[in-house]
RNA sequence: AAGGAGCCAUAGCCGAGUCCCGCGCCGCCAUGCGGCCGGGAGCGGGGGACCCAGAGUUUUCGGGGCGAAUCGCGGUUCAGGCCGCGUAGCGCUGCUCUUCUAGCGCGAGCCCGUCAGCUAACCCCGUAGGCGCCGAGAAGAGAUAGG
Numbered sequence: 001a002a003g004g005a006g007c008c009a010u011a012g013c014c015g016a017g018u019c020c021c022g023c024g025c026c027g028c029c030a031u032g033c034g035g036c037c038g039g040g041a042g043c044g045g046g047g048g049a050c051c052c053a054g055a056g057u058u059u060u061c062g063g064g065g066c067g068a069a070u071c072g073c074g075g076u077u078c079a080g081g082c083c084g085c086g087u088a089g090c091g092c093u094g095c096u097c098u099u100c101u102a103g104c105g106c107g108a109g110c111c112c113g114u115c116a117g118c119u120a121a122c123c124c125c126g127u128a129g130g131c132g133c134c135g136a137g138a139a140g141a142g143a144u145a146g147g
Base pairs, nucleotide, nucleotide: 012131013130014129018041019040020039021038022037024036025035026034027033028032042127043126044125045124046123047122052117062115063112064111065110066109071086072085073084074083075082076081089106090105091104092103093102095142096141097140098139099138100137101136
């Protein structure tokens, strides 16, 4: 020096998962900060009439919800499971949005408990967790900064 691996931090990314308040409690380097608890706003989700569904669903072949995460084919296994190849669908490519092209990824998991179609009023729940230096391009419309 090249190459490889790891750690810390960061622009930033997936996701609803952000912000504010308190004569509340605790801790500290103490008029502030942090944690817990409680309340609210915003965002997200569920339940829940008439009507509609002119038919549909259920009755163990149970049914349903969150989520992009469905549906096929093949291998292996007694089965479960495991593995591979695709796929509906989803995400990223750095000022933002839309469209197109190219590239790189995901295509899981969990919950309710025999029960829920839609659904105004109304009622209930969540506000986490996980990553993080990888080189995009074109068209249109904007924003910001500089001159």
Predicted 3D model of a 147-nucleotide RNA (c-di-AMP riboswitch aptamer (ydaO/yuaA leader)) from a Thermoleophilaceae bacterium. NCBI's taxonomy places the organism under Bacteria, Bacillati, Actinomycetota, Thermoleophilia, Thermoleophilaceae. It was read from a public genome assembly, where an Rfam model found it. Model confidence (mean pLDDT): 76 of 100.